RNA sequence: UCCUUAUCCAGAGUGGCAGAGGGAACGGCCCUGUGAAGCCCGGCAACCGGACGAGAUCCGGUGCCAAUUCCGGCAGGAGUUAUCCUGAAAGAUAAGGA
Numbered sequence: 001u002c003c004u005u006a007u008c009c010a011g012a013g014u015g016g017c018a019g020a021g022g023g024a025a026c027g028g029c030c031c032u033g034u035g036a037a038g039c040c041c042g043g044c045a046a047c048c049g050g051a052c053g054a055g056a057u058c059c060g061g062u063g064c065c066a067a068u069u070c071c072g073g074c075a076g077g078a079g080u081u082a083u084c085c086u087g088a089a090a091g092a093u094a095a096g097g098a
Stems, first nucleotide, its partner, number of pairs: 001098008013041001015040003021031003026072003042065003047061005052055001069090001074087005
């Protein structure tokens, strides 16, 4: 990097350092000096492995902590040029494989 499978409308800080960006890309729309990214601490969750005293358990490997994966694109359907619904695609994470 690619392939397969599962999941993606729940949940998670009034903390410290830092100091201008961030939300994958594109189009939107947002967040941000009332402090972005990043780091530390804290927290949420329970995909994988292990242990035993067998569970709301412990240990280890990840993941995650604005907005549905923030929304959209492609296809189908409903409808009142609004808008809504469903499914893909793309993406993310885990586990396995090439």